[in-house]
């Protein structure tokens, strides 16, 4: 003096940025960003520092002469912010289809010479007026049936009373009869009604049904086209407007990383060995 080993010391690390606040630096607050990113107390009328200020403060870890500071330059990557292009979604705005109607044109096309469209009458339907018919309901005036344990009428068998008997009284069932009531039917009259009808004056007439004329079309269907109409609601083009994602590009901060270069320190003690 050089190397290896231990053993100190002194230092280093255990995130970072921006707004705020201050006279200024740091923390505590908000915010950003980024890690493998220790703890414990206090901190906005605050805590601590004073241009080597990049926090005090209390416990650890870990490296340890090891490193640590400053940094030009490159940057992944990230918030913000403009721009564009997109993509969907609400909102409007105009247009078209849709929907209504209506001009032309085409294609089918029930029916149709056993007679189409057009045209005229009629009837079906309403009002009123004047009959019939019929029904309910209420009247008249008649009829036919039923019908009375006893309290209506005749007859009254058997039996009863009265009587010596003849005879005479009542009188029940039975059968006759008729009363009210009941059940029908006729007629008369008023009233209300009708799935009916006859005759007139009037109206109506989309549809049907007849009938006259007429003499070849024809209800409707679809499909295009003319103008108009209507926008509730749906769809379609294009546009405006919002608030969104998505990529892309600019720009301003941050920032893992990178790190030219600089700056500071590389130090004590014992052991081996050259």
């Nucleotide at each position: 003096g050089a190397c290896a080993g231990g053993a100190c010391u002194a230092g280093g690390c255990c995130g970072g940025a921006g707004u705020g606040c201050u006279a200024g630096g740091c923390g505590u607050a908000c915010u950003c960003u980024g890690u493998u990113a220790c703890u414990u107390c206090a901190a906005a009328c605050c805590g601590u520092c004073u241009u080597c200020a990049u926090g005090g403060u209390u416990g650890g870890g870990c490296c340890g002469a090891a490193g640590c500071c400053c940094g030009a330059u490159g940057g992944c990557g990230g918030c913000a912010u403009g721009g564009a292009u997109u993509c969907g979604c609400a909102g409007g705005a105009c247009a078209g289809a849709c929907c209504c109607g209506u001009u032309c044109u085409c294609u089918c096309g029930a029916c149709u010479g056993c007679g189409a469209a057009g045209c005229c009458c009629c009837g079906u339907c309403c009002u009123c007026c004047a009959g019939g018919a019929u029904u309910g309901c209420a009247u008249u005036c008649g009829u036919g049936g039923c019908g009375a344990a006893c309290c209506g009428g005749g007859u009254c068998a058997g039996g009863g009373c009265a009587g010596g008997a003849a005879u005479g009284c009542a009188g029940c069932a039975g059968c006759c009869c008729u009363a009210a009531a009941c059940c029908g039917u006729g007629u008369u009259u008023g009233u209300a009604g009708u799935g009916c009808u006859u005759g007139g004056c009037g109206g109506g007439u989309c549809g049907c049904g007849g009938g006259g004329u007429g003499g070849a079309g024809g209800a409707g269907a679809g499909a295009g086209u003319u103008c108009g109409g209507u926008u509730c609601a749906u769809c379609u083009u294009u546009c405006c407007u919002g608030a969104g994602g998505a990529c892309c590009c600019g720009u301003u901060c941050c920032c893992a990383c990178u790190g030219a270069g600089g700056g500071u320190g590389u130090g004590u003690c014992c052991u081996g060995c050259c």
Molecule: Archaeal signal recognition particle RNA
Organism: Candidatus Bilamarchaeum sp.